RNA sequence: UCCCGAGAAAGGCAAAGCGCGCUGCUAAAGCACGUUACGCAAAGCCUCCGGCCAUAACCAAAUAAGACCAAAUAAGCUUUUUGGGUAUGGUAGCGGGGCCGCCGAA
Numbered sequence: 001u002c003c004c005g006a007g008a009a010a011g012g013c014a015a016a017g018c019g020c021g022c023u024g025c026u027a028a029a030g031c032a033c034g035u036u037a038c039g040c041a042a043a044g045c046c047u048c049c050g051g052c053c054a055u056a057a058c059c060a061a062a063u064a065a066g067a068c069c070a071a072a073u074a075a076g077c078u079u080u081u082u083g084g085g086u087a088u089g090g091u092a093g094c095g096g097g098g099c100c101g102c103c104g105a106a
Base pairs, nucleotide, nucleotide: 004104005103012040013039017035018034019033021031022030038093044099045098046097048096049095050094051091052090053089054088055087057086058085059084061082062081064079065078066077
């Protein structure tokens, strides 16, 4: 120095809940601070890759209803719901990857 991670030492971070606020597109997921301590050897930093979360917005499809039409059919329009996609936001404590790093037993 590298690998590794202890019945070592000094420390570090902080889940959920609660309080309070924040969010480009009046959205959410989520985030900041305080409290607290589930846990973590990188639970330090970074969205490059995959997964997952969200839908204010857009696209197409399906479902239900409505209006229009002399009638019927068809097409088109509006609203609601559903999942899909794009896009955007997030998750670094979901993994992979990159960078930096305390200590020193086997």

The RNA shown here (c-di-GMP-I riboswitch aptamer) has 106 nucleotides and comes from a Desulfocapsaceae bacterium. Its mean pLDDT, the model's own confidence on a scale to 100, is 76. Lineage of the source: Bacteria > Pseudomonadati > Thermodesulfobacteriota > Desulfobulbales > Desulfocapsaceae.